Background: The prediction has a mean pLDDT of 76. Predicted 3D model of a 397-nucleotide RNA (Bacterial RNase P class A) from a Gemmatimonadales bacterium.

């Protein structure tokens, strides 16, 4: 120099000029009140296109995909069903997040990816080809030693030799297929086969070393349960009350304190916010129709599992201290726009023939996108800047 991995960081900055919404501080007018006038006093009320100072959108605010804080509900106890997780340690308020570690893939590697537990509990699928797809099988093959058959010789109650390849015997060679019931080598076979042996691959081991563990090696043992597939069903382990800020209080205001149905009687219908048992409460309790009235103001509403600094502690996630700064939107049909310099950025062109470094003019300020109870996370979608570690190739020194 060239390509590649992993990690972070910013999304312009200052200023002025009009308009926006939140705070706080005055101003002004109208009232109440102490107090009988004024003056004043009240952290009284109301009002104003008054004034003045000061905040004001993101890394994803986005998806509603998790898990929490808060609210409300009879118990959030059992207990089924559902749902989720789904190796092992750790972090967390908690998670299906994150950090680290086994394992297995894939990669020269740096790294990346895993819906990572159990097929020896039982069901199920493996189309089509193929003999045969899980205690399976013989298409084209090998053999044919015994027994049949049919030749020849011979020492002729027999025994030897070729041959068929019919009984029979074999799954080792091929072939089908995405996969065929271990694999390589030998040795035995009539010819072959874990039939026997090595090693390797499987399985058992209250073995043994490391490891907190998962898991790793190592030893013995044993010819050997006989494939994949749980993102099938299922079994196991953990975890999980339900519903949601349109939660849930709280004023004031207005109509119809409308109206019909069913309804138990001392033992149970019913009701108590997913569904079922099961407790516990409650009962003229409650369920069904059918008419009317209100949609308006406060609060929840932003001080947090909060940010920035700093020191300690961890391998990291991350936790702890600190009499170290700061408060950084809280709207309700939903506010932050728009112009003007200037700097910074990022990019055309010129000065110049060519590169750097000036300088002159010119565009842009870019992308993906807008809070609405908050907070922690994953996912998705995105322009450019720019820092830090690593790995591979090539050169030179």
């Nucleotide at each position: 120099g060239c390509g590649g991995a992993g990690g972070g960081a910013c999304a312009g900055g200052a200023g002025g000029u009009c308009g926006c919404g939140g705070g706080c501080c005055g101003a002004c007018c109208g009232u109440c009140g102490g107090c009988a006038c004024g003056a004043c006093c009240g952290c009284g009320c109301g009002g104003u296109g008054c004034g003045g100072c000061u905040c004001g959108a993101g890394g994803a605010a986005a998806g509603u995909c998790c898990g929490g804080g808060c609210u409300c509900c009879g118990c959030a106890g059992g207990g089924c069903a559902c749902g989720g997780u789904g190796c092992c340690g750790g972090g967390u308020a908690a998670c299906c997040c994150c950090c680290g570690g086994g394992c297995g893939c894939c990669g020269c590697g740096a790294g990346g990816c895993g819906a990572u537990g159990g097929a020896a509990a039982g069901u199920g699928u493996c189309a089509c080809a193929g003999a045969g797809a899980a205690c399976a099988g013989a298409c084209c093959g090998c053999c044919g030693a015994u027994g049949g058959c049919g030749g020849c010789g011979g020492c002729u109650u027999c025994c030897g030799c070729c041959g068929c390849a019919c009984a029979g015997g074999c799954a080792a060679g091929g072939g089908u297929g995405a996969a065929a019931c271990g694999g390589u080598g030998g040795g035995g076979u009539a010819a072959g086969a874990g039939c026997c042996c090595a090693c390797c691959g499987c399985g058992c081991u209250c073995g043994c070393u490391g490891g907190u563990a998962a898991c790793a090696g190592c030893a013995g043992c044993g010819g050997c349960a006989c494939g994949a597939c749980a993102a099938a069903c299922c079994c196991c382990g953990c975890c999980g009350g339900g519903a949601g800020c349109a939660a849930g209080g709280c004023c004031a205001a207005a109509u119809a304190g409308g109206g019909a149905g069913c309804g138990a009687g001392c033992g149970g219908u019913g009701g108590c916010c997913c569904g079922c048992c099961g407790c516990g409460c409650u009962c003229g309790a409650g369920c069904u129709c059918c008419g009317g009235g209100u949609a308006g103001g406060c609060c929840g509403c932003u001080u947090g599992a909060g940010a920035c600094g700093u020191c300690g502690g961890g391998a990291g996630a991350c936790c702890g201290g600190c009499c170290g700064u700061c408060c950084u939107a809280g709207a309700c049909a939903g506010a932050u726009g728009a112009c003007c310099u200037c700097c910074g950025c990022g990019g055309a062109g010129c000065g110049u023939a060519g590169g750097c470094a000036c300088g002159c003019u010119c565009c842009g300020u870019u992308a993906c996108a807008g809070a609405a109870c908050c907070c922690g996370g994953c996912u998705u979608a995105u322009c450019g800047u720019u820092c830090c570690u690593c790995c591979g190739c090539a050169c030179c020194c």

It was read from a public genome assembly, where an Rfam model found it. It matches the Rfam family "Bacterial RNase P class A". By type it is a ribozyme.